[in-house]
RNA sequence: GGGCCGGUAGCUCAGUCCGGGAGAGCGUCUGACUCUUAAUCAGACGGUCGCGUGUUCAAAUCGCGUCCGGCCCGCCA
Numbered sequence: 001g002g003g004c005c006g007g008u009a010g011c012u013c014a015g016u017c018c019g020g021g022a023g024a025g026c027g028u029c030u031g032a033c034u035c036u037u038a039a040u041c042a043g044a045c046g047g048u049c050g051c052g053u054g055u056u057c058a059a060a061u062c063g064c065g066u067c068c069g070g071c072c073c074g075c076c077a
Stems, first nucleotide, its partner, number of pairs: 001073007010026004020057001027045006050066005
C1' cells in the first nucleotide's frame, strides 16, 4: 500500500442482506419476597447506531470520504 470483517446502552451482542417500532442478556437503581444476604419476581434507568457528507418523504440499514481495531496478502529493510 491492497483486500476482507468489525465499531449499536456501562459490558457482551442482535438488528444492516430486503430503508419506516432502536432492541436482548448482563449491570445499576427501586420495590416485592426473606430474620439478613444470596437467589427469584416486578418495575425503572441507560443510545450523537465511530465521524462527516450525499441520495430519499424517510437512513443503524444504501453511496462516497474518513478515523479506530482485528485478520490476510504485498513492498522495504
Transfer RNA from Halobacteriales archaeon SW_6_65_15, 77 nucleotides, folded computationally. It matches the Rfam family "tRNA". The family's RNA type in Rfam is transfer RNA. Its mean pLDDT, the model's own confidence on a scale to 100, is 83.